[in-house]
């Protein structure tokens, strides 16, 4: 980096550093941000995809990842209901496997 499969309205924050944008990409909306966001580091936590343990399942949480504002923040394409909703798709993210 590509493909396949699975999952994505549950859950989980403090400190220090930095100093202006950030929320994947394009557009629109909405939100977060000098009462310091985003990001980085440390500590803590959540979860249970893989490994381990467990006869197996439930489980556990030691190891490998992941995650800790808002549904994947919402919409964009299609179908239905019919006036703000339901379902699906695409895309994205994560895991596992394969190349």
């Nucleotide at each position: 980096u590509a493909u396949u499969u699975a999952u994505a309205u549950c859950g989980a924050u403090g400190a220090g550093g930095c100093g202006a944008g950030a929320g994947a990409a394009a557009a629109g909306g909405c939100u977060c941000g000098a009462u310091g966001a985003c990001c980085c580091u440390c500590a803590g936590g959540c979860a249970a995809c893989c490994u381990a343990c467990a006869a197996a399942a439930a489980g556990c949480a030691a190891g490998g990842u992941g995650c800790c504002a808002a549904u994947u923040c919402c919409u964009u394409c299609c179908c239905g209901a019919u006036u703000u909703u339901g379902g699906g798709g695409c895309a994205u993210a994560u895991a596992a496997a394969u190349g």
Molecule: SAM riboswitch aptamer (S box leader)
Organism: Saprospiraceae bacterium UBA7687